Small-subunit ribosomal RNA from an uncultured bacterium, 1518 nucleotides, folded computationally.
Its Rfam family is "Bacterial small subunit ribosomal RNA". Gene Ontology terms of the family: structural constituent of ribosome and ribosome. A reference for the family is Yusupov et al. (2001), "Crystal structure of the ribosome at 5.5 A resolution", Science.
Its mean pLDDT, the model's own confidence on a scale to 100, is 82.
The RNAcentral record of the sequence draws on ENA and SILVA.

């Protein structure tokens, strides 16, 4: 895109279609095939006519009387008509001649209607006999892989009822029989027996060909068999009537037309894990059967047929036209409509008949339903409708024969669930609607929101129309050419009414049109694929809003496309999955130059079929459309002709492919005997002594019984074959390697003498095939699976050691695999070069040389070209061609069943359920590596001094507590946020307290704002009381406090994995990145790699790079030097003062100076790198600030900010007391020591720097042993003050737990402070602990550096051993770059990319799942052997039965029923197989969040890995 669909949501109309894919499951009811009285007796209704009886009513006719009315003459005539003559309505009188209702009365006879008998005559309706149809229509797909379908021939091997056109006929005659009648049987069904009787029912006779059979004669046709047409002869063989007088009918031939039967060429699914099948089985005589051919059946004969171009099996299946899809080839499918098969409960079977082995017939047999009186009978919806069942699902027990058609029938006409046509279903397709136009205050509500707006949205409302459908009313077809409408008061037209009745569903993260908000919190839950959800979800619900299709919209389900992903058209095989391990070689397929000749292929014309219907064009017809109709249009198959270039056949010829024969050539090319050499082991002699062997180091083994090393032999064995020796040689491939005999295969040159396409490939086959391995028997020196044992390890069924069996080695015979690789099948033929080498030929040279040139081999490098890249490239993976093998995701699995080989081990061959969304390839870029190179680094060395051990400070973990607040966790926490916890800080905790609040802002209101003071109380607070009477002003009003009401106030409450700042680390390592170009399909390179150098990616050369950025260096403080300039508090000799200077020391400003600039040597003439000179300084002098892109979800929400979440009389506030300071223990920074380089005493006013002081620094004096502590002078500081210590002189002590250490406790003070108990610092006496240099392991530092040794600072009332600063004294060593740890650069190998702290293998246990095996068991199909044997044919038959025919008659010709054979379904039994359930156990194998146990792979994976084998081991594996 499609759909006979189905669900889930919705649902206005009409049209045309279409509707049990499941249970060929079982069926109540009704209906679906019947019709002909013009074939026949019969029997019924009805009318008719006719004779009869019986009943009942009627009252005609003549005659009489009564009577009214009619009619017919005369007159009269209007308020008439008329020019006029005149007509006239109406009144009246007369006539009683004429007809005649009515009623009443006499008389003769008749009609009518019913019953009901007989006979007849028309109708009609029929059960039964006969005829025709029930073989069509209609259903359905069980079977069926076949001549069943389809296509196209054929029948010379056949039928054809009704139909159509001929011809000829259509005499005369007989016997029965249903029905009916009786009689009996039976519950029914239904029969039996007598009797009667009609035919178009049935039987004979006649006639009698152009039939048919035999037997002839002649002619012609065919590809056989044969066929046909004239012509003679024998011999057989037909008939039926009806009737309304038109005709229908019969009967035999022969023709046409239909409609079948047969037969034959091609096509027609999957399995080879189905390779041999077949006895009536192939044929042929002969018979019989049949419409007809034929093994179709039978008897005899012969032994064939089929099969790898896939026979048999086995499993599916109706086939077809078409439909669906694609561009097309194709694939897929066969509802509905048309053709053909089959089938009719299931199995077999005749019978009628023109046709069936028969859907609505008959026979039997099985199953099932019903009925029964239990003897016995009945039935078949896969017809239409309908019910139960099944199931995801599929419709009315409608209406009608009007049309079309069908049967019968002269006809009417009857039957007709065929058909026509309605109901239901949105089941498809098609069309049409739900309205159209204006209409911004852009309403109102909704949704977001930055709070401004946005959006819905002209969308509503409102105004102005419209009337498709719809409802109502009115008319009203076609389809029927006279007559008939089921549909159907339909369609369709006209009128009215009035926006009213009528819109859903799906999505909205990328494919893929369309985005916010809220819940939600890996939960719910979404998913076609990637994948979303773990507290900011465009993805899960939900809501607003969009997209998109629309009476639908979605979802599942098949099916083609896409998928060149089965590759005809259109793919591959070197690393992705794929070339057989190689050879030879059957069948197949493919094949050289020339020439003729056929016409198979093959090309063109023509013709025939190619049902219709679809599809296509075009045109037409329903208002369009869908739907319908009409013309036209071809691929395949047949047939004729033609053509002759290619294939193909055939005949001739050639010699380039292919061979053949002579000459040489090279060679680990086979098989075979013989023989030689070193080495090792052993053996036996000498010598000779403690050891040797072995390894990483060692042990086990061997040796004092004499080894190892060592000389000599071999009387020994076996096994190999150093050097040559080489991407050399041979060989198909495995493979061959000392010499050397015999045999012997192949190649290789050159010459062109023969042959004359003899080639090439090669499925099946055969052969051959390393190593292990197996069998017999041999031999075994070294080596050595297995195993012993020593080692290593946590362990070590391993790596290593010592021994050591099989085997390894010969013969014969097996196995048949290897990463059997070049992972690259064989031939040919073409396609730039250069350059080795191995065998041969030519040429040119004095020449073996070199050259040059040419076959064959065998190797690099490279060009088009080809690859996905990497490669490959004349030895192709290039460009073509022929044949062969293989390949179609990954695992399960080269497993499992089968089957064939093998002695086994195995081997070939080869799936599946199940299960992932990957598995791989080549390349890139990083990481990483027990991988390589090159470079730095206090990273090692080389040295100073520690640290780990004491003791104490401090920090942290545990652990305790009520609370010991929180954070910080390798390096890059841990003397850290904390530049300072007794309250306070504090965020903990116990306990009292307030609720707009301790703190902000706004509204109203007062104006006593606040100080104190007492009392309760731990305070908070609470009462009580209270001096003075607040400040600014533009007079509006603000400040500021109090009261009070809500908005809110506040959270050191979570989240640093929501963030901003911030900081940290790799690193002050020297990187990182982008433009433009260039290569590269591409990720990406290049630039940045490369030789140099540098501390630098610093710089120079060089290059497919070029410029250029963040860094690097500079620039910026601060040191070292002098210069100039300013100089006060600095500074000028002295004890001091003053005044003067500003040379010097210091202070601070400005410029200056160092730049490899300058000489030499190296180096490439470079960069630079060593020396030197000069200078205070030298090669970035020396310190600092400075931290590139990034990484670690590092670190902080308790510095601050800050989404979101959470508490709001509390997770907030305040206020007392506590805690953070506890203590068995453990770490980590650090002091202070262990002493004599020291330690005390005591002089020596020794000698800094750089800060800091008013809430302060404090001199001096003076008390005090002292910390202090009184007083108090300078001093907002170059002024004054805090203010030095190692040191250096003299004594002393004499290696000691000390005169060392100085903890720890006692007592007494001192100072801060509201307060020193928990819990400060100092001082004085006392006390005097550990501890004598510190395992394992570790840190820091290269020069003004370690190490020592004092000073200040900030925080701070008070408290440093801690930090951040200051200066004094002042060393040692650096061989260098092998090692550790970091890091950079280039390179390599990955199977990592969360990136080695990665990846990943096996057992084992535990859950789940689908599988093989499995004592067996149960079921199905089909075949095969036997038994039994129905209904039937068909044959046989002595006795039995019998109407037509013969016969006088017996009798007979025929028939039948019985019986009997033969075949024969269904059922029985047996035995092998084959599918298919299930089965205790059992064997892998998958999947599973987490589990053991090891660590096999991947880096040199820590023992390179990997195949085949064999063996061994908890596993991986050795």
């Nucleotide at each position: 895109g499609a759909c006979g669909a189905a669900c889930g949501c919705u649902g206005g109309c009409g049209g045309c279609g279409c509707g049990c894919c499941u249970a060929a499951c079982a069926c109540a009811u009704g209906c679906a095939a019947g019709u002909c009285g013009a074939a026949c007796g019969g029997a019924g209704a009805c009318a008719c006519u006719c004779u009869g009886u019986u009943c009942a009513c009627c009252g005609a006719g003549c005659g009489g009387u009564u009577g009214g009315a009619g009619g017919c003459g005369g007159c009269g005539g209007a308020u008439c008509a008329g020019u006029g003559a005149u007509g006239g309505a109406c009144g009246u009188c007369g006539c009683g001649u004429c007809u005649u209702a009515a009623a009443c009365u006499g008389u003769u006879g008749g009609g009518u209607g019913a019953a009901u008998a007989g006979a007849g005559u028309g109708c009609c309706u029929u059960a039964g006999u006969g005829g025709c149809g029930g073989a069509c229509g209609g259903g359905u797909g069980a079977g069926u892989a076949a001549c069943g379908c389809g296509u196209g021939a054929g029948c010379a091997a056949c039928c054809u009822g009704c139909c159509u056109u001929g011809c000829a006929g259509u005499g005369g005659g007989g016997a029965a029989u249903a029905a009916c009648a009786c009689a009996c049987c039976g519950a029914a069904a239904g029969g039996u027996g007598u009797g009667c009787u009609a035919a178009u029912a049935c039987c004979g006779c006649a006639u009698g060909a152009u039939g048919u059979a035999u037997c002839g004669a002649g002619a012609u046709c065919g590809c056989a068999u044969g066929g046909u047409c004239u012509u003679g002869a024998u011999a057989c063989c037909a008939a039926a009537g009806a009737u309304u007088u038109a005709u229908c009918g019969c009967u035999g031939u022969a023709u046409g037309a239909u409609g079948g039967g047969c037969u034959c060429g091609c096509g027609u699914c999957u399995g080879a894990u189905u390779a041999g099948a077949u006895a009536g089985u192939u044929g042929g005589u002969g018979a019989g059967g049949u419409a007809a051919c034929g093994g179709c059946u039978c008897a005899c004969c012969a032994a064939g047929u089929c099969g790898a171009c896939g026979a048999u099996c086995a499993g599916u299946a109706g086939c077809c036209g078409g439909a669906c899809u694609g561009a097309g080839a194709g694939g897929u499918u066969g509802a509905a409509c048309g053709g053909c098969c089959a089938c009719a409960u299931u199995g077999g079977g005749a019978c009628u008949g023109a046709g069936a082995c028969a859907c609505g017939g008959c026979c039997c047999a099985g199953a099932c339903u019903c009925c029964u009186a239990c003897g016995g009978g009945a039935g078949g919806c896969a017809g239409c409708a309908g019910u139960g069942g099944g199931g995801g699902a599929u419709a009315u027990u409608g209406c009608a024969c009007a049309a079309u058609g069908g049967g019968c029938g002269c006809a009417a006409g009857c039957c007709u669930g065929a058909u026509g046509c309605a109901g239901c279903g949105a089941c498809g397709c098609c069309g049409c609607g739900u309205g159209a136009g204006g209409g911004a205050a852009g309403a109102c509500g909704g949704u977001c929101u930055u709070c401004g707006g946005a959006u819905u949205g002209u969308a509503a409302a409102c105004c102005u129309c419209u009337g498709u459908c719809a409802u109502c009313g009115g008319g009203g077809a076609c389809g029927a050419u006279a007559a008939u409408g089921a549909c159907g008061g339909u369609a369709c037209c006209c009128g009215a009414u009035g926006a009213g009745g009528a819109a859903g569903c799906u999505c909205c993260g990328g494919c893929u049109a369309a985005c916010u908000a809220c819940g939600u919190g890996c939960c719910a839950g979404c998913a076609g694929c990637c994948g979303c959800g773990g507290u900011a979800a465009u993805a899960c619900g939900u809501a607003g809003g969009g997209a998109g299709c629309a009476a639908g919209c979605g979802u599942u389900g098949u099916c083609c496309g896409g998928a060149a992903u089965u590759a005809c058209u259109g793919g591959g095989u070197g690393u992705a999955a794929a070339g057989g391990g190689a050879g030879c070689g059957u069948a197949g397929g493919c094949g050289g130059g020339a020439a003729g000749g056929c016409a198979a292929g093959u090309u063109g014309a023509a013709u025939g079929u190619u049902u219709a219907a679809u599809c296509u064009a075009u045109g037409g017809g329903c208002u369009c459309a869908a739907c319908c109709c009409a013309u036209a249009u071809c691929a395949g198959c047949g047939u004729u002709c033609a053509a002759a270039a290619c294939u193909g056949c055939u005949u001739u010829u050639c010699u380039u492919g292919a061979g053949u024969g002579a000459a040489g050539u090279a060679g680990a090319g086979g098989u075979u005997g013989g023989c030689g050499g070193a080495a090792u082991u052993c053996c036996u002699a000498g010598g000779g002594u403690a050891g040797a062997g072995g390894u990483g180091a060692a042990a086990u083994g061997c040796g004092u019984a004499g080894a190892u090393a060592u000389u000599a032999g071999g009387a020994a064995a076996g096994a190999c074959c150093a050097c040559c020796a080489g991407u050399g040689g041979c060989g198909a491939a495995g493979g061959c390697g000392a010499c050397u005999u015999a045999c012997u295969g192949g190649a290789c040159u050159g010459a062109a003498a023969c042959u004359g396409g003899c080639g090439c490939u090669g499925a099946g086959g055969c052969u051959c095939g390393a190593a292990a391995g197996c069998g017999u028997g041999g031999g075994g020196a070294g080596c050595g699976a297995a195993c012993a044992g020593g080692a290593u390890u946590a362990g070590a069924u391993a790596c290593c050691c010592u021994g050591g069996u099989a085997g390894u080695c010969c013969a014969c015979g097996c196995c048949g695999u290897a990463a059997a690789c070049g992972a690259u099948g064989a031939a040919u033929a073409c396609u730039a070069g250069g350059u080795g080498u191995g065998g041969g030929g030519g040429g040119a040279c004095u020449g073996a040389c070199c050259c040059c040139u040419u076959c064959c081999g065998u190797g690099c490098c490279g060009c088009a070209g080809c690859u996905a890249a990497c490669a490959c490239a004349a030895u192709a993976a290039g460009c073509a061609u022929u044949c062969c093998a293989c390949c179609u995701g990954g695992g399960g699995a080269g497993u499992a069943c089968g089957a064939c080989c093998g002695c086994a081990a195995g081997g070939u061959u080869g799936a599946a359920a199940c299960u992932c969304a990957a598995a791989g390839g080549a390349a890139u870029u990083g990481a990483c590596g027990g991988g390589g190179g090159c470079c730095c680094g206090c990273a090692c060395a080389a040295g100073c001094a520690g640290u780990g051990g004491a003791u104490u400070a401090u920090g942290u973990g545990g652990u305790u507590u009520a609370a010991u607040u929180c954070g910080a966790a390798g390096c890059a926490a841990c003397g850290c946020g904390a530049a300072g916890a007794a309250c306070c800080u504090u965020a903990c905790c116990a306990g009292g307290u307030c609720u707009u609040g301790a703190c902000a802002u706004c509204g109203u209101g007062c104006g006593c704002a606040u100080a104190g003071u007492a009392u309760a109380g731990a305070g908070a607070u609470a009462u009580a009381u209270g001096a003075a009477g607040c400040c600014c002003u533009u007079c509006g009003g603000g400040g500021c406090g109090c009261a009070u009401a809500g908005a809110c106030a506040g959270g050191u409450g979570g989240u640093g994995c929501a963030u901003g700042g911030u900081u940290g680390u790799c690193g002050u390592c020297g990187u990182c990145a982008g433009c433009u170009g260039u290569c590269g399909u591409g990720a990406g390179a290049u630039g940045u790699u490369g030789g140099g150098u540098u501390a630098a990616g610093u710089c120079c050369c060089g290059c497919a790079a070029c410029g250029a950025g963040c860094g690097c260096a500079a620039c910026c403080c601060u040191u070292a030097c002098g210069a100039u300039u300013a100089g006060u508090u600095g500074c000028c000799a002295c004890a001091g003062u003053u005044g003067g200077g500003c040379a010097c020391u210091c202070u601070a400003a400005u410029a200056g100076g160092a730049c490899u600039g300058c000489c030499g040597u190296u180096g490439a003439c470079a960069a630079a790198a060593c020396g030197g000179a000069g200078g205070a300084a030298g090669g970035u002098g020396g310190g600092g600030a400075u931290g590139a892109c990034g990484u670690c979800a590092a670190a902080u929400c308790a510095u601050c900010a800050u989404g979101c979440c959470c508490c709001u009389u509390a997770u907030g506030u305040c206020c007392u007391g506590g805690g953070c300071u506890a203590c068995a223990c453990a770490c980590g920074u650090a002091a202070u020591a262990c002493a004599a380089u020291g330690g005390c005493u005591g002089g020596u006013a020794a000698c800094a720097a750089a800060g800091u002081g008013a809430c302060g620094c404090a001199a001096a004096a003076c008390g005090g042993c002292g910390a202090c502590g009184u007083c108090a002078a300078g001093c907002a500081a170059a002024u004054c003050a805090c203010a030095a210590a190692a040191g250096c002189c003299c004594g002393u002590c004499c290696c000691a737990g000390u005169u060392c250490g100085g903890a720890u406790u006692g007592u007494a003070g001192u100072c801060u402070g509201c307060a020193a108990c928990u819990c400060g610092c100092c001082u004085a006496c006392a006390u005097g602990a550990a501890g004598c240099u510190g395992g394992a392991a570790u840190u820091g530092c290269u020069a003004g550096u370690a190490a020592u040794c004092g000073c200040g600072a900030a925080u701070c009332a008070g408290a440093a051993u801690g930090u951040c600063g200051c200066g004094g004294u002042g060393a040692a060593u650096a061989c260098g770059u092998u090692c550790c740890c970091g890091g950079g650069c280039c390179u390599u190998g990955u199977a990592c990319a969360c990136a080695c702290c990665g990846c990943c293998c096996g057992u084992c246990a535990c859950a789940c799942c689908a599988u093989g095996g499995g004592a067996g068991u149960u079921g199905g199909a089909a075949g095969c052997a036997c038994c039994c044997g129905a209904a039937g044919u068909c044959g046989g038959u002595g006795a039995c039965c019998u109407a037509a025919c013969c016969g006088u008659a017996a009798g007979g010709a025929a028939g039948g029923a019985g019986c009997c054979g033969c075949c024969g379904a269904a059922g029985g039994u047996g035995a092998a197989g084959c599918c298919a359930g299930u089965g205790a156990c059992u064997g892998g194998g998958g999947u599973g969040a987490a589990g053991u146990c090891g660590u096999a792979a991947c880096a040199a994976g820590g023992u390179a890995g990997c195949c085949g084998u064999a063996u061994c081991g908890g596993a991986a594996g050795g």